[in-house]
Context: one part of a larger RNA
Molecule: large-subunit ribosomal RNA, domain IV
Organism: Salegentibacter sp.
RNA sequence: CCUUCGUUAAGGAACUCGGCAAAAUAGCGGCCGUAAUUUCGAGAUAAGGCCUGCCCUGAGCAAUCAGGGCCGCAGCUAAAGAGCUCGAGUGACUGUUUACCAAAAACACAGCUCCCUGCUAACUCGAAAGAGGAUGUAUAGGGGGUGACGCCUGGCCAGUGUCCGAACGUUAAGAGGAAGGGUUAGCUUCGGCGAAGCCCUGAAUUCAAGCGCGGAUGAACGCCGGCGAUAACUAUAAUCGUCCUAAGGUAGCGAAAUUCCUUGUCGGGUAAGUUCCGACGUGCAUGAAUGGCGCAACAACUUGAGCACUGUCUCAACGAAGGACUCG
Numbered sequence: 001c002c003u004u005c006g007u008u009a010a011g012g013a014a015c016u017c018g019g020c021a022a023a024a025u026a027g028c029g030g031c032c033g034u035a036a037u038u039u040c041g042a043g044a045u046a047a048g049g050c051c052u053g054c055c056c057u058g059a060g061c062a063a064u065c066a067g068g069g070c071c072g073c074a075g076c077u078a079a080a081g082a083g084c085u086c087g088a089g090u091g092a093c094u095g096u097u098u099a100c101c102a103a104a105a106a107c108a109c110a111g112c113u114c115c116c117u118g119c120u121a122a123c124u125c126g127a128a129a130g131a132g133g134a135u136g137u138a139u140a141g142g143g144g145g146u147g148a149c150g151c152c153u154g155g156c157c158a159g160u161g162u163c164c165g166a167a168c169g170u171u172a173a174g175a176g177g178a179a180g181g182g183u184u185a186g187c188u189u190c191g192g193c194g195a196a197g198c199c200c201u202g203a204a205u206u207c208a209a210g211c212g213c214g215g216a217u218g219a220a221c222g223c224c225g226g227c228g229a230u231a232a233c234u235a236u237a238a239u240c241g242u243c244c245u246a247a248g249g250u251a252g253c254g255a256a257a258u259u260c261c262u263u264g265u266c267g268g269g270u271a272a273g274u275u276c277c278g279a280c281g282u283g284c285a286u287g288a289a290u291g292g293c294g295c296a297a298c299a300a301c302u303u304g305a306g307c308a309c310u311g312u313c314u315c316a317a318c319g320a321a322g323g324a325c326u327c328g
Stems, first nucleotide, its partner, number of pairs: 001323008010314002014312001019309001027052001029051004037042001039148001053070007071075001076081001083307007090299002095107002111146007123132003149294004154224003159221002161217005168212003174206002179201005186193002225243005252286001253283001264280005
């Protein structure tokens, strides 16, 4: 010096990205006592305070209680065995996950909603037979989204998708067979013409879905403006004008897990606060089941503050065991 431990004056987080680590707390023992909030269940062992050994006597079935006494610095005498509180974010919750760097705010979830499916169901596996779905039958089954609960879920169907419609346009193979060409019996004015058959090309016409076309549809994919002017201080603009659009973001929330400028501004906490909390609203680039906003309980989640406690630190010291090191 390393590893694992023990103790430490005064201070007590000054350490550090961060109380990481350590210390501290400690008995679903008794008695008392317990706030905000709340979905009335909870929060709650909240927090906080006191008691606790042994012997004798009495009561009692007992647990235990009452009285008296004994010892110690200390009686849940050792070991083992919750630190606590306040604020915020996220996810409701118990659960699940990257076997071997991530346990989470990710996944799931009950609940909500949309679409498909009438049974030989839809859907899935399988060239098929067949099987699952299901020995089920729309209060069932499959698929997508959201994610308890409470209050809610605005506008746009122009684009894309889906569904419905079938008049018209377009449209394949097929059907159709006009017409043209090759060949030649025959005819011929010797230039040609040319039946039937065979062969080649092949128009009109007919013809499905689809697409065009018309409509519906957002808890379908999605989208939800700009400029200029205006009130008797100033500022601001309820108001007006104009351009564009399918329609121009409603309620709510908001420097946010979203804010670039930015350590925004104001307030709180600190002696001092780029973090934190409460507001403001100028939202670079919030916003309603790609859910919006709240929310008790819960969390090895993230973040801020405090009490207690400490070698984390000021600032290091001593000790123990095992190494390293020296000698053998």